The RNA shown here (c-di-GMP-I riboswitch aptamer) has 86 nucleotides and comes from uncultured Paenibacillus sp. The coordinates come from a structure-prediction model, not an experiment, and the mean pLDDT is 87.
[in-house]
RNA sequence: GACAAUGGCAAACCCGCCUAAAGGCGGGGACGCAAAGCUUCAGACCUAAUGGUUUAUUUAUAACCUAUGGUGGCUGGGUUACCGAA
Numbered sequence: 001g002a003c004a005a006u007g008g009c010a011a012a013c014c015c016g017c018c019u020a021a022a023g024g025c026g027g028g029g030a031c032g033c034a035a036a037g038c039u040u041c042a043g044a045c046c047u048a049a050u051g052g053u054u055u056a057u058u059u060a061u062a063a064c065c066u067a068u069g070g071u072g073g074c075u076g077g078g079u080u081a082c083c084g085a086a
Stems, first nucleotide, its partner, number of pairs: 001083001008033002013028006031073001037079003041076003044071003051065004
């Protein structure tokens, strides 16, 4: 980063499995992506099992707070890679 070329990845959704959930994995499927390859270091966002708080209360339930969980297809950073017009 081009009205180039070889290719690559795979959103939503469906099926199966894992998980408390977010979400992940596999198959199908393509919305898109020049790093939509890898990596949670920073920020942001998602979830709330555990833990805590509050109300109620015979118990239960409910609500709120909190990552140690998650999102790399949220952004930045780090790192690796194909092509070769400007």